Record summary
Predicted 3D model of a 377-nucleotide RNA (Bacterial RNase P class A) from Marinosulfonomonas sp. Taxonomically the source falls in Marinosulfonomonas (Bacteria, Pseudomonadati, Pseudomonadota, Alphaproteobacteria). Rfam family: Bacterial RNase P class A. It is annotated as a ribozyme. Of the family's consensus pairs, 95% are formed in the model.

[in-house]
RNA sequence: GCGGAUGGCUGGAUGGCCGCGUGGCCUUGUGCUGCGAGGAAAGUCCGGACUCCACAAAACGACGGUGCCGGGUAACGCCCGGCCGGGGAAACCCGAGGGAAAGCGCCACAGAAAACAGACCGCCCGUGCAUGCACGGGUAAGGGUGAAACGGCGGUGUAAGAGACCACCGCGCUGUUGGCAACAACAGUGGCACGGCAAGCCCCACCGGGAGCAAUGCCAAAUAGGGACCGCAGGGGCGCAUGCCCGGAUCAGUUUUGGAUCGGCGGUCCGGGUUGGCAGCUAGAGCCUGUUGGUAACAGCAGGCGCAGAGGAAUGGUCAUCCAGAGGCAGGGAAACCCGCCUUGGACAAAAUCCGGCUUACAGGCCAUCCGCGCAU
Numbered sequence: 001g002c003g004g005a006u007g008g009c010u011g012g013a014u015g016g017c018c019g020c021g022u023g024g025c026c027u028u029g030u031g032c033u034g035c036g037a038g039g040a041a042a043g044u045c046c047g048g049a050c051u052c053c054a055c056a057a058a059a060c061g062a063c064g065g066u067g068c069c070g071g072g073u074a075a076c077g078c079c080c081g082g083c084c085g086g087g088g089a090a091a092c093c094c095g096a097g098g099g100a101a102a103g104c105g106c107c108a109c110a111g112a113a114a115a116c117a118g119a120c121c122g123c124c125c126g127u128g129c130a131u132g133c134a135c136g137g138g139u140a141a142g143g144g145u146g147a148a149a150c151g152g153c154g155g156u157g158u159a160a161g162a163g164a165c166c167a168c169c170g171c172g173c174u175g176u177u178g179g180c181a182a183c184a185a186c187a188g189u190g191g192c193a194c195g196g197c198a199a200g201c202c203c204c205a206c207c208g209g210g211a212g213c214a215a216u217g218c219c220a221a222a223u224a225g226g227g228a229c230c231g232c233a234g235g236g237g238c239g240c241a242u243g244c245c246c247g248g249a250u251c252a253g254u255u256u257u258g259g260a261u262c263g264g265c266g267g268u269c270c271g272g273g274u275u276g277g278c279a280g281c282u283a284g285a286g287c288c289u290g291u292u293g294g295u296a297a298c299a300g301c302a303g304g305c306g307c308a309g310a311g312g313a314a315u316g317g318u319c320a321u322c323c324a325g326a327g328g329c330a331g332g333g334a335a336a337c338c339c340g341c342c343u344u345g346g347a348c349a350a351a352a353u354c355c356g357g358c359u360u361a362c363a364g365g366c367c368a369u370c371c372g373c374g375c376a377u
């Protein structure tokens, strides 16, 4: 200097004039003053806080989710650190990462044959005939087909071959060592062979109520405290009564235990009224700085800050200047670059209860670290 990879920051600035939303203050005025969209506010994919409904706990079941080990977190399908596998020359990236000997299912076409799966070409032997064919037997090392073909490579051996045998690798089993563990290394031993797919059903382990701020609560007002149909349930005793006892019924799958409710409750349809106001509504598992611990994610401690709250939905309009970037012209310079002029000019995109994540989109500019190549000193 070039190429690649990873992480992070920013994503215009200033001034004048006019105009918005909200909080606070008082001298209540055409007043003063503080604050006012995002890193993704997006997707609505996960996890929660909060609200209402369902009574709670345990076991079993249905349905759904996650899936190597350890740690973090309120929690997660998220994050961090490892292990193993795959891609890459490397930095690095990806993984829907438990089980194929519990069972079922699939592997099109091609191919001889696709899983206790086989002989198309070929090789060897024998017979017959004659220089190549037919029949019989042996073979699965060579070739072909395919995404994948009864482990790989080198030898011994054989008529030709073959784990038939041998060494090494691979695989299974056992042991030792290291590690919290996933797992790794080493040693011994066994010729060991019925492949792949579970992001097919399934098995195993763990986790899981439903709906959602249009949740929900209050006030005001108004109408017709309307009509029809259906279902369930309350019984007994004591007592003046409140109440008590026994029993029964119900309580989002079943059972058990505990608890609650029961003198009315629930469902469907038709019809009518209300469409107003207030709360929820912004102090949060919040942010920033420093420090301690930790490889890190993160946690503790100390100090500081107060950072929208609309309700058809606010932050805009205009003028001027500057600037990142791009293009052109001219001068200097070996180059990098410096200076002057002109033109142009700024991405993805907007809160609506609030957080922690993931995923997707993003013009331009900047910073740091790592890998590789080249050159110079």
Stems, first nucleotide, its partner, number of pairs: 001373010012322007020036006026029001038348001042359002045357005050212004055258006063208005068082005083097001084095004098203002103201002105197003120143002122139008151169002154166003170192001171190008216279004226270007235246004248262004286305008323346001325344005331338002